[in-house]
Context: one part of a larger RNA
Molecule: small-subunit ribosomal RNA, 5' domain
Organism: uncultured bacterium
């Protein structure tokens, strides 16, 4: 100097940034991931049509039908949910950072090419009907649809397995050309404008594995390891590999610290410091690693999954005692722990994400607001005149002078900030909708409506009127600043030296002064 501070005394405004360092404790409530009728079947619900009834002169109401139409719970079915967001407990580790290799790999969506999209099953939710259960939820019949599942055609291509021919590297080896046999595809929707499906190669993004160098302490830790270490062979993987398993050998790793033991998420980066180096890793970014404990694995490109499943455990809560729910290290709130750390707050208007053809829907992501001097920077509590200097404190050599002090009264003045009145831009660029145009027909371009949470906020303008607005800590030396009175080794101070036992510039109060100032001191921790 610093700081995610905290405690004492004290406080006007504005910007910006920031706010559980402790118990990865325990969580009441709400909300944080859904969308999609342009994949289906359907109609619980809601409006519109249509048909019949009953009231009423009629307008009309009431009432049963009917998915016929906008729609649509719940249901099948895509796609998302593996992102976003939180936490740092674990880990001393190819975790992570750098730097190279994978000829030993996978990539949903998105982009490019090329080629195809035929024909047919049978089911299971729903809905119905029964039956069990306190409930969660279960089971039986019987019916049914699809972009759900099967099956069978085709085969540009891909895979396998036998050949050919040819080029290239880095060791196992790639690549390309051909010949035979095997094997694998598909789905529709539409409002006619599209959006979809399938095989393949290529890219793009993303991840996966390998390896060299770096990465705390502690020899009062000296030996450590049986899948250890390596081979053959298989298994498994998207791929390599003791990854995992038989069998063979007996090896590996170590004072250049092996192992074991303590601690800790790394990293950009931040403090400080002339630097070298010390020290930290809290916002923001990258990455790891985690989701009550602890194991497991389904689904799916992706996951051994935070708001998904099953097992154990532990604690909570419901039960009709038979059995059952649940997971804030999301957001906001509560309890606790502590010296301590905010609203059970608003909008999707931008940004950015999912779906969706789109119009829209969701998004506690993200924008905004709210509390906190907890940090930084700016502003401001006025300005100018005004006395051989008021009163009042205080001092002192006392008819009297210092010194508070131009400081106050006074007299002009200004209006930052306050109050009140009035104005009032930009975050809005797209993007929909509706007309209309050009062309190369899905793409541009025009006119028009239309979308703003914050908020009538910042802001700017008039109006009143010094009005609303200063204090901390210190003053023996280090170290800027001194008098008096009290007290009397007492109460007391103290960073260190040391003050204090009767004149204490060190304790207590006052006057004065000195530093900083909307702060100022005090602990605490770095350097």
């Nucleotide at each position: 100097g610093a700081u995610g501070a905290a405690c004492g005394c004290u406080a006007g405004c504005u910007a910006c940034a920031g706010g559980c360092u402790u118990a990865a404790c325990a969580c009441a409530u709400g909300c944080a991931a859904g969308u999609c009728g342009a994949g289906g079947g359907g109609c619980a619900u809601c409006g519109g049509g249509g048909a019949g009834g009953c009231a009423g002169c009629a307008a009309u109401g009431c009432u049963u039908c009917u998915g016929c139409c906008g729609g649509c719970g719940a249901c099948c079915g895509g796609c998302g949910a593996a992102u976003g967001g939180g936490u740092g407990a674990g880990u001393a580790a190819c975790a992570c950072g750098u730097a190279u290799c994978c000829a030993a790999c996978c990539u949903g969506g998105c982009c490019c090419g090329c080629a195809c999209u035929c024909g047919g099953g049978g089911a299971c939710a729903g809905c119905c009907u029964u039956u069990c259960g306190a409930a969660a939820g279960a089971a039986a019949g019987a019916u049914u649809a699809a972009u759900a599942c099967c099956c069978g055609a085709u085969g540009c291509g891909g895979c396998c397995g036998c050949g050919u021919u040819c080029c290239c590297a880095c060791a196992u080896g790639g690549g390309a050309u051909u010949g035979c046999g095997g094997u694998c595809a598909a789905a529709g929707a539409u409002u006619c404008a599209u959006c979809g499906g399938u095989g393949c190669g290529g890219g793009a993004u993303g991840g996966g594995g390998a390896u060299g160098c770096g990465c705390c302490u502690g020899a009062u830790u000296a030996g450590g390891c049986a899948g250890u270490u390596g081979g053959c062979g298989g298994g498994g993987u998207a791929a390599c590999g003791g990854c995992c398993c038989a069998c063979c050998a007996a090896g590996c790793c170590g004072a250049c610290g092996a192992u074991c033991a303590g601690u800790a998420g790394g990293g950009g980066u931040u403090c400080u410091g002339a630097g070298a180096g010390g020290a930290a890793g809290g916002u923001c970014c990258c990455c790891c690693a985690c989701a009550u404990u602890g194991g497991a694995a389904c689904u799916g490109a992706g996951a051994c999954a935070c708001g998904g499943u099953c097992c154990a455990a532990a604690c909570u809560c419901c039960u009709a005692c038979g059995g059952g729910a649940g997971g804030c290290a999301g957001c906001a709130g509560u309890g606790a722990g502590g010296a301590a750390u905010a609203u059970u707050g608003g909008u999707c208007a931008a940004u950015g994400g999912g779906c969706g053809g789109a119009a829209g829907c969701c998004u506690g992501a993200a924008c905004c607001a709210g509390c906190c001097a907890a940090g930084u920077a700016g502003c401001g509590u006025g300005c100018a005149g005004g006395a051989c200097g008021a009163c009042g404190g205080c001092c002192c050599u006392c008819u009297g002078g210092g010194u508070u002090g131009u400081a106050a009264a006074c007299u002009g003045c200004u209006u930052u900030u306050g109050u009140g009145c009035g104005g009032g831009g930009g975050u809005a660029a797209a993007g929909u909708g509706a007309c209309c145009c050009a062309c190369g027909u899905g793409u541009g371009g025009g006119u028009u409506a239309u979308u703003g949470c914050a908020a009538g906020u910042a802001c700017c303008g008039c109006a009143c009127g010094a009005a609303u607005a200063a204090g901390c800590a210190u003053c023996g030396g280090c170290u800027a600043a001194c008098u008096c009175c009290g007290u009397g080794c007492c109460a007391g101070c103290a960073g260190c030296c040391g003050c204090g036992g009767u004149a204490a510039u060190a304790c207590g109060g006052a006057g004065g002064a000195u530093g900083c100032g909307a702060g100022c001191g005090u602990u605490a921790u770095c350097c």